RNA sequence: AGUAGAGGUCGCGCGAAUCAUGAGUAAACCGCCGGAUGCAGCAGGUGCAGUCGAUGGCAGCAGAAAGGGAGAGCGCCGAAGAGGAGUACUGCCUGUCAGUAUGAAUCUGGGCAUAGGGCAAAGAGUUCUAUGACUGUCAUCCGAAGCCGGAUGGGGAGCUACU
Numbered sequence: 001a002g003u004a005g006a007g008g009u010c011g012c013g014c015g016a017a018u019c020a021u022g023a024g025u026a027a028a029c030c031g032c033c034g035g036a037u038g039c040a041g042c043a044g045g046u047g048c049a050g051u052c053g054a055u056g057g058c059a060g061c062a063g064a065a066a067g068g069g070a071g072a073g074c075g076c077c078g079a080a081g082a083g084g085a086g087u088a089c090u091g092c093c094u095g096u097c098a099g100u101a102u103g104a105a106u107c108u109g110g111g112c113a114u115a116g117g118g119c120a121a122a123g124a125g126u127u128c129u130a131u132g133a134c135u136g137u138c139a140u141c142c143g144a145a146g147c148c149g150g151a152u153g154g155g156g157a158g159c160u161a162c163u
Base pairs, nucleotide, nucleotide: 001163002162003161004160005159008077011076012075013074014073018070019069029060031058032057033056037049038048039047040046041096042095043094044093045092080108081107082106086102087101088100089099090098091097109135110134112132113131114130115129116128117127118126119125137154138153139152140151141150142149143148
């Protein structure tokens, strides 16, 4: 260097149909109240709607979707995850801010529990940090110890086998 392989309190990721959630919510329609502003993220500009009653509130009727989750199965064992520099585009114009796509550096062996924080409609789920024990693996040391047990330490750019 190449090939093959192991880890398991759901190992990791993707995921059609379908399911719950979202939600009896939004938008639509109808009635009543009300009476001047409202909308285009924000500021300025500009545009549009509105006294032929807007925005808003209450009741009625019928009533979604996206996003997030589960998921048969599929691909796998840096599986993968976090991270977000930079670039491009979008949001009427300028500035700002936000979103979408791609994605450099860097970090993480694995899952679990607890506490706090982030995302989120969420007490779902996920993620980050800290702590705890567990587990796999290698190195060194100890033990009548070749296969077992214990202690300390390391990191997946690791470990095992073969070439």